Bacterial RNase P class A from an uncultured Caulobacterales bacterium, 359 nucleotides, folded computationally. Rfam family: Bacterial RNase P class A. Rfam classes the family as a ribozyme.
RNA sequence: UCAGGGGGCCGGACGGCCGCACGUUUUAGGAUGUGAGGAAAGUCCGGGCUCCAACGCGUACAGGAUGCCGGGUAACGCCCGGCGGGGGUGACCCCAGGGACAGUGCCACAGAAAGCAAACCGCCUUUGUUCGCAAGGGUAAGGAUGAAAGGGUGCGGUAAGAGCGCACCGGGGGGAUGGCAACAUCUCCCGUCACGGUAAACCCCAUCCGGAGCAAAACCAAAUAGGGACGACGCCGUGAGUCGCGUCAUUGUCGUCCGGGUUGGUUGCAUGAGAUGUGUCGCAAGGCCCAUCCUAGAUGAAUGGUCGUCACUUUCUUUCGGGAGAGUACAAAACCCGGCUUACAGGCCCCCUGACAUA
Numbered sequence: 001u002c003a004g005g006g007g008g009c010c011g012g013a014c015g016g017c018c019g020c021a022c023g024u025u026u027u028a029g030g031a032u033g034u035g036a037g038g039a040a041a042g043u044c045c046g047g048g049c050u051c052c053a054a055c056g057c058g059u060a061c062a063g064g065a066u067g068c069c070g071g072g073u074a075a076c077g078c079c080c081g082g083c084g085g086g087g088g089u090g091a092c093c094c095c096a097g098g099g100a101c102a103g104u105g106c107c108a109c110a111g112a113a114a115g116c117a118a119a120c121c122g123c124c125u126u127u128g129u130u131c132g133c134a135a136g137g138g139u140a141a142g143g144a145u146g147a148a149a150g151g152g153u154g155c156g157g158u159a160a161g162a163g164c165g166c167a168c169c170g171g172g173g174g175g176a177u178g179g180c181a182a183c184a185u186c187u188c189c190c191g192u193c194a195c196g197g198u199a200a201a202c203c204c205c206a207u208c209c210g211g212a213g214c215a216a217a218a219c220c221a222a223a224u225a226g227g228g229a230c231g232a233c234g235c236c237g238u239g240a241g242u243c244g245c246g247u248c249a250u251u252g253u254c255g256u257c258c259g260g261g262u263u264g265g266u267u268g269c270a271u272g273a274g275a276u277g278u279g280u281c282g283c284a285a286g287g288c289c290c291a292u293c294c295u296a297g298a299u300g301a302a303u304g305g306u307c308g309u310c311a312c313u314u315u316c317u318u319u320c321g322g323g324a325g326a327g328u329a330c331a332a333a334a335c336c337c338g339g340c341u342u343a344c345a346g347g348c349c350c351c352c353u354g355a356c357a358u359a
Base pairs, nucleotide, nucleotide: 001355002354003353004352005351006350007349008348009347010346012310013309014308015307016306017305018304020035021034022033023032024031025030037330041341042340044339045338046337047336048335049213050212051211052210054247055246056245057244058243060242061241063209064208065207066206067205068082069081070080071079072078083097084095085094086093087092098204099203103202104201105198106197107196120143121142122139123138124137125136126135127134128133151169152168153167154166155165156164170193171190172189173188174187175186176185177184178183217267218266219265220264227258228257229256230255231254232253233252237250238249239248274293275292276291277290279288280287281286311328312327313326314325315324316323317322
């Protein structure tokens, strides 16, 4: 200097004038404080909170989720650190990471053959021969097909070959050591080392999970018709996934049809698993002590308009002092919080890797 990898931040600022919402205060004139994000989006997970005549038990059933080990957290399917596998020269990145000997299914086409094998070409060999080849036996090293063909490479051996034998690698099993563990290293044994692959296929195993949701819910006010018909049941029934048992609660319950009133206001509603800063423990995620701070709360929906200056990007021009334009991303709270996913013009910072050059 160029290329790449990982992480963090900003994403407009300042001033004047006018306007709006909530709060505090007032001599009711006014004064003053705050006022849309890193994703507010998606509504995908987990909760706080509210309500539900339910509660307890059940190796129950259904449905759903997670899936190596350890830690963090209120919790999680999230985060951190490791292990194993894969990619990359590397920094780093990715993994829906338990089980195929519980069972079922699938492996199309091609190919001889894709689950208990198989011989198309080829190689070796025997017999015959019209010398072109034919028939028989052996073979799975070489070739073809395929995503995958029954371990790989090399040497020996063989009629030709083959774990047939040997060495190493791989696979299976035992032991020792290290580690909380997943696992790793070393060593010994096995050539019947013949039970292929596939589970984001069904399934099995382990663990976890009530439901509905601020349009939850509570209160006030007002009004109507605490309405009517039919049928079933009546100590039945109902009680928030289903079923069973037990306890408890309720007195009329369930179904169909007809008809009426209400659509208003207040609360919920902003102090939190809160934010910031120093210190400290921890590899880290995070935890703890102390200090400081209060940072929207609307309800057809406030958080704005305008002027000027500056910032960044870019075009033209220049007497090189500058001047004139254009543009500035994704996008807007509605009970709250922790995550994940997706979108993003432009700019800044930190660390790491590789290449080249110089000293």
Source information
The sequence was found by an Rfam model in a public genome assembly.